[in-house]
A computed fold for a 74-nucleotide RNA from Methanothermococcus okinawensis IH1, annotated as transfer RNA.
The source organism's lineage runs through Archaea, Methanobacteriati, Methanococcales, Methanothermococcus and Methanothermococcus okinawensis.
The same sequence occurs in records of 2 taxa.
The prediction has a mean pLDDT of 82.
The sequence is in RNAcentral, with records from ENA and GtRNAdb.
It is recorded under the gene name tRNA-Ala-GGC-1-1.

């Protein structure tokens, strides 16, 4: 320098192929339950979806460029 994969909640990831409600589990907070703790059940907070631009009525998703990480080739 080039190819490929990945970047989404505090953590691990799904969602992308086929554009339209941003989600799951764990963790955190509250309530119920208990003599108390754990467990269980219910509810809640928490995301400008790596950055910028483009296409579109509408972009996490499609297109272009860039950054970071991993891997392979040179």
């Nucleotide at each position: 320098g080039g190819g490929c994969u990945g970047g989404u909640a505090g953590a691990u990831c799904a969602g992308a192929c086929u554009g339209g409600g941003a989600g799951a589990u764990c963790g955190c907070c509250g309530c119920a339950u208990u003599g108390g703790c754990u467990a269980u059940g219910c509810g809640g907070a928490g995301g400008c979806c790596g950055c910028g631009g483009g296409u579109u009525c509408a972009a996490a998703u499609c297109c272009c460029g860039c950054c970071c990480a991993g891997u392979c080739c040179a």